[in-house]
A computed fold for a 343-nucleotide part of an RNA from an uncultured bacterium, annotated as small-subunit ribosomal RNA, central domain.

Context: one part of a larger RNA
RNA sequence: CUGGGCUUAAAGCGUCUGAAGGCGGUUAACGGGGAGUGGGCAUUAAAAGACUGGUGAAACAUCAGGGCGGUGCCCAGGACCCCCUAGCUAGAGAGCCGAAGAGGCAGGCAGAAUUCCUGGUGUAGCGGUGAAAUGCGCAGAGAUCAGGAGGAAUACCAGAGGCGAAGGCGGCCUGCUGGGCGGACUCGGACGCUAAAGGACGAAAGCGUGGGGAGCGAACAGGAUUAGAUACCCUGGUAGUCCACGCUGUAAACGAUGAAUGCCAGAUUUCGGUUAGGGAAUCGGGAUCGAAGAGAAAUCGGAAGCAUUCCGCCUGGGGAGUACGGCCGCAAGGCUAAAACUC
Numbered sequence: 001c002u003g004g005g006c007u008u009a010a011a012g013c014g015u016c017u018g019a020a021g022g023c024g025g026u027u028a029a030c031g032g033g034g035a036g037u038g039g040g041c042a043u044u045a046a047a048a049g050a051c052u053g054g055u056g057a058a059a060c061a062u063c064a065g066g067g068c069g070g071u072g073c074c075c076a077g078g079a080c081c082c083c084c085u086a087g088c089u090a091g092a093g094a095g096c097c098g099a100a101g102a103g104g105c106a107g108g109c110a111g112a113a114u115u116c117c118u119g120g121u122g123u124a125g126c127g128g129u130g131a132a133a134u135g136c137g138c139a140g141a142g143a144u145c146a147g148g149a150g151g152a153a154u155a156c157c158a159g160a161g162g163c164g165a166a167g168g169c170g171g172c173c174u175g176c177u178g179g180g181c182g183g184a185c186u187c188g189g190a191c192g193c194u195a196a197a198g199g200a201c202g203a204a205a206g207c208g209u210g211g212g213g214a215g216c217g218a219a220c221a222g223g224a225u226u227a228g229a230u231a232c233c234c235u236g237g238u239a240g241u242c243c244a245c246g247c248u249g250u251a252a253a254c255g256a257u258g259a260a261u262g263c264c265a266g267a268u269u270u271c272g273g274u275u276a277g278g279g280a281a282u283c284g285g286g287a288u289c290g291a292a293g294a295g296a297a298a299u300c301g302g303a304a305g306c307a308u309u310c311c312g313c314c315u316g317g318g319g320a321g322u323a324c325g326g327c328c329g330c331a332a333g334g335c336u337a338a339a340a341c342u343c
Base pairs, nucleotide, nucleotide: 004314005313006312007298008297012311014201015200016199017198021194022193023192025088026087027086031084032083033082034081037076038075039074040073041072042071043070044069051065052064053063054062055061091191093187094186095185096183097182098181103177104176105175106174107173108172109171110154115149116148117147118146119145120144121143125136126135162169163168206247207246208245209244210243211242215241216240220236221235222234223233258310259309260308261307262306263305266289267288268287269286270285271284272283273282274281293300294299316343317342318341325336326335327334328333
């Protein structure tokens, strides 16, 4: 250097972006240049060894030979590859028209419900459980009616549904804003793909400062249960959950499946377009079942098939995602990441 893998056995970075690097459509256009490719010459490549042949019964015996490699110079330019130059439109992109959507940010508004407060009616219970008790209530609770306050979340619609790169996103209205899709054409002309480093985003919990606090509720307290009960059940309840700004940077961040492109039977269903509407057809998504094929099997089959390009990662279990060091963080901790020893 080559050879194996990564859904579930070890293994896809949480996601996107991205300079370098790697890779890259078409010309049946012309020309030029090449370090790539092919060939030649010279020189070097110690010997031994290895390889081939001779002698020998054989040898870690001996003799002979050839090749690979390095450097310099020269030749070729038909195919392939690279560079320069000139084009093309099938990739990528832009414009025009149209429709869909919990995509994002900000502001405003609404109704239902819980809780609390005030007042009315009214009287002895309420609450809770397997059963109870703690708890609340004659200082008038619970129930019920009226009024008020405040916070959080938006029943039905709702769907195997939609949107988003992922995390994620669900009342209504307005403003600002991102992306994707379809349609007939036009423009432009490879502008592309991937992506070490770097950057941005990133659930929940947690942290800092200041607010807010209805319900829920780690911790905590009490009541039960139990042999015990630092739990499960019950009554309370602080942080938190909410908002603003800043940090943290993790997850079963999952499709346990990296990204991109092309190709390989179909059937059913669903969402958004195209068609005046429906059917059919077609483009783009979400699903189910299946051809070939794949797979250890389960299963996959718009890919886990057939291929190409680039990145990431794996190499027995434990020790250990730990120690040490470094970087990051206010801290909690995160990232990177061993060894002894042991089986």